[in-house]
Molecule: Bacterial RNase P class A
Organism: Chloroflexota bacterium
C1' cells in the first nucleotide's frame, strides 16, 4: 500500500424564525361545592423557562415482570430444549471449551443426547437394501417323475429333461456408500430436563344511562378452571330487543437503570451503605416546517404497559485489535 476478519461508535452540523405534545411556574377565566374565612376541586386560555423517538422504536419469533382465571390441583395428551461447563429473574440469549466442517490465515458455521428397544426410509446401480426367500458361474450331495438316449436277459445303472429354471452345502464373480454388516433420529421413537391458561382491549375504580320484555340451556350441577379424564366450584350462561360508548388508575422520578473507579472472574458477568448521572408518554394519537452557511448532500425507518434477547431493514463515515500478500528499511 492492497485485500480481508472481529468488535465498538455515529446516523448531517450550526444559527434564526414559525408550529405541535407533555409536565413546572406566573397571570386572567368558566363550572361545581362550600361560605364566619374569596377556600377546595375541576376545565380551558395566554405568557415563560424546560423537555420531546430508535439502533433497530420494526417482525411479534423466544424469555420474563405485572394482572386475572378453583386455593393455580393430579394424570394423560401436547409443546420445548439437547456435547461439556458457566452466566442470568428467565430464555431457544450470552461466555468459555471440546469435537466436526469451511477458510492459506485472522476467523466463520454446527438442526453436535441415543442406532441400545420398536416402527419407517435408503435415490441410481443391482437378482436382492434388511428380508436370508431367492438370481449368475463352478464344485458337491440329494428327492420325485420321465412316452428321451446309452448299457443290461432283467430288477436296474449312468446321462439328459421336468418338478417355483426341485432342494441342501461350499466357493467365486458382479452392483453399490453399504449385501448377517451398515446409514438415517434435518422421520416416528427412546432418554434427561423444562412448560397451567389468557393477556394492558390484562385488570381495578368512578360517573352516566336504559330495561325490568321475549326465547334456549341449567341445582338430575350449566357457564368456568386446560385439549381429554379426574377433581374443584355452586347459579347463572347464551341469543333477540333496549341503553351507554365519558373519565381516573394501571402508565413512566424509574430500576433484573447507565457510566466511572476498586475487588472477584479467561470471559459472559457478579460485587461495593464508593462517586456521578437519569424526566417522551398520547388516546385521532405530539416529536414538524421554512430560511441561511458548511460537508461526503444524508439510508432504514417512528414509541403506545415495561424489560432482556434474537431476527430482519439500513446511504455513508470514524476508531480499535488482528490476518494475508507485495514493497521499503
Nucleotide at each position: 500500500u492492497g485485500a480481508g476478519u472481529a468488535g465498538a461508535c455515529u446516523a448531517g452540523a450550526c444559527a434564526g424564525c414559525c408550529g405541535c405534545g407533555c409536565a413546572g411556574c406566573g397571570c386572567g377565566u368558566g363550572c361545581g361545592c362550600a361560605u364566619u374565612g374569596a377556600g377546595c376541586g375541576u376545565g380551558g386560555g395566554c405568557g415563560u423557562a424546560g423537555u420531546g423517538a430508535g439502533g433497530a422504536a420494526a417482525g411479534u419469533c423466544c424469555c420474563c415482570a405485572c394482572u386475572c382465571c378453583a386455593a393455580a390441583g393430579a394424570g394423560c395428551a401436547g409443546g420445548g430444549u439437547a456435547g461439556c461447563g458457566g452466566g442470568u429473574a428467565a430464555c431457544a440469549c450470552c461466555c468459555g471449551u471440546c469435537c466436526g466442517c469451511c477458510g492459506u490465515g485472522a476467523g466463520g458455521c454446527g438442526a453436535g443426547g441415543a442406532a441400545g428397544a420398536g416402527g419407517g426410509c435408503c435415490a441410481c446401480a443391482g437378482a436382492g437394501a434388511c428380508c436370508a426367500a431367492g438370481a449368475c458361474c463352478g464344485g458337491u450331495c440329494u428327492u420325485g417323475c420321465u412316452u428321451c438316449c446309452a448299457c443290461u436277459c432283467a430288477u436296474g445303472u449312468g446321462g439328459g429333461g421336468c418338478a417355483u429354471c426341485g432342494g441342501g452345502c461350499c466357493g467365486g464373480a458382479g452392483u453399490g456408500a453399504a449385501a448377517a454388516g451398515g446409514g438415517u433420529a434435518a422421520c416416528c421413537u427412546c432418554u434427561a430436563c423444562c412448560c397451567g391458561g389468557a393477556g394492558c382491549a390484562a385488570g381495578g375504580c368512578c360517573a352516566a344511562g336504559a330495561g325490568a320484555g321475549g326465547g334456549a340451556c341449567g341445582c338430575a350441577g350449566a357457564g368456568g378452571c386446560u385439549g381429554c379424564u379426574c377433581g374443584c366450584g355452586g347459579a347463572g350462561u347464551c341469543c333477540c330487543g333496549g341503553g351507554u360508548a365519558g373519565g381516573c388508575c394501571g402508565c413512566a422520578a424509574g430500576g433484573a437503570g447507565g457510566c466511572g473507579c476498586g475487588g472477584c472472574g479467561c470471559a459472559a458477568g457478579c460485587u461495593g451503605c464508593c462517586g456521578c448521572c437519569c424526566a417522551a408518554g398520547a388516546u385521532a394519537g405530539a416529536u414538524g416546517g421554512c430560511u441561511g452557511u458548511c460537508c461526503g448532500c444524508g439510508a432504514c425507518a417512528g414509541a403506545a404497559u415495561g424489560g432482556g434477547g434474537c431476527u430482519u431493514a439500513u446511504c455513508g463515515g470514524u476508531c480499535u485489535a488482528c490476518u494475508c500478500a507485495a514493497c521499503a528499511c